Predicted 3D model of a 1476-nucleotide RNA (small-subunit ribosomal RNA) from an uncultured bacterium.
Model confidence (mean pLDDT): 83 of 100.
Rfam family: Bacterial small subunit ribosomal RNA. Rfam links the family to the GO terms structural constituent of ribosome and ribosome.
RNA sequence: AGAGUUUGAUCCUGGCUCAGAGCGAACGUUUGCGGCGGGCCUAACACAUGCAAGUCGAACGCACUAGCAAUAGUGAGUGGCGCACGGGUGCGUAACACGUGGGUAAUCAACCCUUCAGCUUGGGAUAACGACUUGAAAGGGUCGCUAAUACCGGAUACGGCGAGAGAGGCUUCGGCAUUUCUCGAGAAAGCCUCGCAAGGGGCACUGAAGGACGAGCCUGCGGCCCAUCAGCUAGUUGGUGAGGUAAGAGCUCACCAAGGCGAAGACGGGUAGCUGGUCUGAGAGGAUGAUCAGCCACACUGGAACUGAGACACGGUCCAGACUCCUACGGGAGGCAGCAGUGGGGAAUAUUGCGCAAUGGGCGCAAGCCUGAUCCAGCCAUGCCGCGUGCAGGAUGACGGUCCUAUGGAUUGUAAACUGCUUUUAUACAGGAAGAAACACUGGUUCGUGAACCAGCUUGACGGUACUGUAAGAAUAAGGAUCGGCUAACUCCGUGCCAGCAGCCGCGGUAAUACGGAGGAUCCAAGCGUUAUCCGGAAUCAUUGAGUUUAAAGGGUCCGUAGGCGGUUUGGUAAGUCAGUGGUGAAAGCCCAUCGCUCAACGGUGGAACGGCCAUUGAUACUGCCAGACUUGAAUUACUGGGAAGUAACUAGAAUAUGUAGUGUAGCGGUGAAAUGCUUAGAGAUUACAUGGAAUACCAAUUGCGAAGGCAGGUUACUACCAGUGGAUUGACGCUGAUGGACGAAAGCGUGGGUAGCGAACAGGAUUAGAUACCCUGGUAGUCCACGCCGUAAACGAUGGAUACUAGCUGUUGGAGGUAACUUCAGUGGCUAAGCGAAAGUGAUAAGUAUCCCACCUGGGGAGUACGAACGCAAGUUUGAAACUCAAAGGAAUUGACGGGGGCCCGCACAAGCGGUGGAGCAUGUGGUUUAAUUCGAUGAUACGCGAGGAACCUUACCAAGGCUUAAAUGUAGAUUGACCGAUUUGGAAACAGAUCUUUCGCAAGACAAUUUACAAGGUGCUGCAUGGUUGUCGUCAGCUCGUGCCGUGAGGUGUCAGGUUAAGUCCUAUAACGAGCGCAACCCCUGUUGUUAGUUGCCAGCGAGUAGUGUCGGGAACUCUAACACGACUGCCAGUGCAAACUGUGAGGAAGGUGGGGAUGACGUCAAAUCAUCACGGCCCUUACGCCUUGGGCUACACACGUGCUACAAUGGCCGGUACAGAGAGCAGCCACCUCGUGAGGGGGAGCGAAUCUAUAAAACCGGUCACAGUUCGGAUCGGAGUCUGCAACUCGACUCCGUGAAGCUGGAAUCGCUAGUAAUCGGAUAUCAGCCAUGAUCCGGUGAAUACGUUCCCGGGCCUUGUACACACCGCCCGUCAAGCCAUGGAAGCUGGGGGUGCCUGAAGUCGGUGACCGCAAGGAGCUGCCUAGGGUAAAACUGGUAACUAGGGCUAAGUCGUAACAAGGUAACCGUA
Repeated sequence: AGAGUUUGAUCCUGGCUCAGAGCGAACGUUUGCGGCGGGCCUAACACAUGCAAGUCGAACGCACUAGCAAUAGUGAGUGGCGCACGGGUGCGUAACACGUGGGUAAUCAACCCUUCAGCUUGGGAUAACGACUUGAAAGGGUCGCUAAUACCGGAUACGGCGAGAGAGGCUUCGGCAUUUCUCGAGAAAGCCUCGCAAGGGGCACUGAAGGACGAGCCUGCGGCCCAUCAGCUAGUUGGUGAGGUAAGAGCUCACCAAGGCGAAGACGGGUAGCUGGUCUGAGAGGAUGAUCAGCCACACUGGAACUGAGACACGGUCCAGACUCCUACGGGAGGCAGCAGUGGGGAAUAUUGCGCAAUGGGCGCAAGCCUGAUCCAGCCAUGCCGCGUGCAGGAUGACGGUCCUAUGGAUUGUAAACUGCUUUUAUACAGGAAGAAACACUGGUUCGUGAACCAGCUUGACGGUACUGUAAGAAUAAGGAUCGGCUAACUCCGUGCCAGCAGCCGCGGUAAUACGGAGGAUCCAAGCGUUAUCCGGAAUCAUUGAGUUUAAAGGGUCCGUAGGCGGUUUGGUAAGUCAGUGGUGAAAGCCCAUCGCUCAACGGUGGAACGGCCAUUGAUACUGCCAGACUUGAAUUACUGGGAAGUAACUAGAAUAUGUAGUGUAGCGGUGAAAUGCUUAGAGAUUACAUGGAAUACCAAUUGCGAAGGCAGGUUACUACCAGUGGAUUGACGCUGAUGGACGAAAGCGUGGGUAGCGAACAGGAUUAGAUACCCUGGUAGUCCACGCCGUAAACGAUGGAUACUAGCUGUUGGAGGUAACUUCAGUGGCUAAGCGAAAGUGAUAAGUAUCCCACCUGGGGAGUACGAACGCAAGUUUGAAACUCAAAGGAAUUGACGGGGGCCCGCACAAGCGGUGGAGCAUGUGGUUUAAUUCGAUGAUACGCGAGGAACCUUACCAAGGCUUAAAUGUAGAUUGACCGAUUUGGAAACAGAUCUUUCGCAAGACAAUUUACAAGGUGCUGCAUGGUUGUCGUCAGCUCGUGCCGUGAGGUGUCAGGUUAAGUCCUAUAACGAGCGCAACCCCUGUUGUUAGUUGCCAGCGAGUAGUGUCGGGAACUCUAACACGACUGCCAGUGCAAACUGUGAGGAAGGUGGGGAUGACGUCAAAUCAUCACGGCCCUUACGCCUUGGGCUACACACGUGCUACAAUGGCCGGUACAGAGAGCAGCCACCUCGUGAGGGGGAGCGAAUCUAUAAAACCGGUCACAGUUCGGAUCGGAGUCUGCAACUCGACUCCGUGAAGCUGGAAUCGCUAGUAAUCGGAUAUCAGCCAUGAUCCGGUGAAUACGUUCCCGGGCCUUGUACACACCGCCCGUCAAGCCAUGGAAGCUGGGGGUGCCUGAAGUCGGUGACCGCAAGGAGCUGCCUAGGGUAAAACUGGUAACUAGGGCUAAGUCGUAACAAGGUAACCGUA
């Protein structure tokens, strides 16, 4: 110090989460030792038992015990002191309670210290005790006796108290202290000791003064939340007088006055002890108030006083209440928030311990007694600190485990074993502290009746503890969490959106580093994790230190109160400010230094600090205050102008509508198209006149005016404003502005008018699946006017107001100056610099640089909702939450994709044509169905004559049945055999099983074959969503990228855009780009012209020979052809256009002309596209079977649906006869001439050819004949019969031939396909596969050979640019609302039930005070009676605040529900705001 998380990616805003530290903690798990701390945070709930405050005989009497007595002691009581400390708790309290600083001239103060003075004389009682008596008890009553340091009277008494008179000083002006005089009232107690006594000493006692300690009261300042608490107050505020108190005071009372507090937050409500401090933080802050310390409050709940120096009293009293206990039922007793302990509550917090040895306290002269204060111990890893669980060596890197690329390696790991060493700790034994110094006592010194000091002696709960020594021996001692990122640490197995994990993001659906286990690793360590909570990170409430155009956020606008801020200058003052000094800021704590426990924690000593407050002295720049001056801010005034500024009145024309009248006839109107509607009762159209309301064309403009809303025909009146010029007047009069006031579009409301047009609601017509809409025809409120309300808008520049400053260019409005150019002031626009900004943008009209004031914001939703309050006639407005829920919501920009956005362009995309499909029959494939099986795959385009280029068996993967279990092939190693192999034969469907015959070669090494053993099997089983390879498609579309540079915070852009051009990102020009790569093109093959070379099997012009005829032969090398190499075409030439690229041209030339035609060739990528069944391969699965063999069946099924084809429906044709012309390819288990037989398929003979040599009738075409429009001489399905061929075998299930039979079909609905030239159409031929063939398929070959393209509006697909976007799984996207279901929290609600507080009335204990007091007492006084007040109780009506509730409302979250499609693109009616 940061990190993760919104996105495809980016920057920003913004929340959520994490890493750190802490803790009186708890839980889980583990646990060796010690030191020092800490330990009911909850029920201030209830408490059994024991202890926690007594002491004094040197105040007093009595009784008892010991003792002869003196005396010593004990007990209850009188009396004194203490019990107001110490200890506990945090209920209450928002307060002078606390903190801090003052005041007390308004006070008190026992014990202690100092000083002065004194300590006199009397008196009567009373407890104890005794007697009697009462009660269960606790207790009580009557009579009688007695003492005091108990009580009372008298005396004396000061500088004290009270009163009066006088003086000067101080003062808060009230008094205070000092001083002089006079008067009055007021004290006391003894005991012990020395001494014969006098007298002394000690402890007490009284008065006065001072000190110390402590306490009371007053006061400035400081520290919680809510304004959805805004008004509160009757002793209230003040005065006078009186009372009261230690003391001031409405503290209390009588009277008088009407005040007092409050937005700087009164009153009310909620919460809470405050502080030193503690935790955190760089700090400022935030949170907190355990332990320790200071203060306060409380003591079962409430009230009250008594005693006392001090209390309204924790272990005192009285009363009331609740609760518990005892009881003889009459009545009594009690108060752990003291220490232990119990129950209860709770996640949770200890022993009914030891001792007064130390420290401290009470009493006492003292010894001493008391002390759950305290010192110690016990329990608890609750925290902090320290120590240990060993150290060194040790590599066949052992065994085992785990993992892997696995004959081997990696890791666990120097780890272990083993060798040597050490002994902290634990264990055993032995020794053994400090803490203790005193008091007292004894002795001594100074000295001396006292007192102080010195020495000696005495005293230890902890504790036989700390510590030390010795002994033996590695011996007694390691766990927890984590390992996807954040965040250090990775693999295997199991599981399979299951089980589970999770702080956030998120993991898990068969290869999970995220679940569970294991191995390993990492981090801490006697602990480790989790949970809760607080601070930090969070600059995420921002003083330090944020913001408000679009992310949350500027009030709709102005006026103005309080407040805040404020121009130039002079003097004064010294409040703020600054400096010095003094006081205070408790100790502890933090920090520094140092010292003591072996170190540390811990502790001791000293210092610093304690930001503060108070007092005092000084300074005077700035701010404030007082006084004076100034003019530039502001205002006034004069003049010149300006405008849709406002209000009121009057008025004008155009248009719509309506009415009347005329002309006139059949439609008008409306729409995408229609209809409703109007119209022959005369519409619409047109003409004239009239009526009425509303709005003001042109001018008119990013024009003007106004604070905003807003303002538009013209004129007049009234009113306000703005700018400029002058510098006459005032002299800071200013700016902003909470609360407040005024204004405030539209809609809406009230009353009364008005109503032409438009027009919510409503009605009808359309549209539609529906259409409560969009469109149309009507139409009421309303729109208009007057008056009164409402008070909101996307009231927007989404930008508060004011002032000053900071580069420019260019329009425009008003004014001034100037002849003009132009200058200047005030507005209103555009572009840009610096700067700012997340960017878009803004940029003198700032969103720049600064100052002042106001308003507002703090994640999204819930929600501008609920409740409360205010306003309003209502509608509603203003103010304005929470529970709950999510990890995002959002801004700007980027790249894509998309749009029923735009522009440009292309393509058999449309159009123009030709021929088809869809109808029929058949073939073939698919779906479906069926089946034992109908094996599997392919499924929009991009599956469906596809894998399959050929299923009768085989193929074959499927089914049924029968069998086999290392079984096919191959290899290695070993063994055995030559009985193997082969042939024949039996059973069987075959596989298989059985029988017979045969009995290898070689000299050898061995070869061969078989058997057998071992090791390696096999799987067309699953996953194409684990993969390789291959393929389809977009698409042969023109695109896809890179390097360097530049631009941008960045994603990214530029290049690749723009203007042209092209088939093309093809090329040119321009250009912050310059180049390059993959694609395009070219290079390759075929074809089209020519040449050269070559001339067999091909060719034959010329010469010769020969034949019926034929390149048949000799020859020829011309031609065709063959097959190699060249040439050729490049917009090269010409003309036009153009800068160029290039385009145009029946241009020239040329066989071919602008890519000549065709093929091969397929960029980056998309579709988790296809294929695990071509092959390969990871993982999973089967192993007498999911493997292998065999026979038979199936893949060929058949109500049906679809795709692709063939043949047709006929005369451009069918049939018969005749005649002609190809190319390419194939052939030896082959092609087969020719001859022969058969109607034919074919059979039997039989030349040639491994092929430019041999083998195949090309067909359409052409010529002639026939058929005349019909289910036919069309068409050939189907069926019957007879055959041929292939093959082991044609039943399921082959092809072909012949004879017979002769179905549907007469050109095909919606829809849809192909094709732009040697193409479509049409005609035949060949080949692969193959025994044969279901081939009408596929792939090639040639023959004949068209039509049309105006053109790019539309459909489809694509490319480029641009635009919008809430899409990015990318429009097959996203997404809204109702309804239905479940869960959750909340609001309302009749009712039910609590709580605290206030008010009125009634009652009223104890008690103080007042009155009385005939009774008691010598008296002081008291009992008694009574008045006021009051706790509590009762009652009444209200208010506030909870809980619950039939019913009800909306909200949130949920699986893939229902209905629609509102929004995002022009979202298909642009969206949104306010209102009805």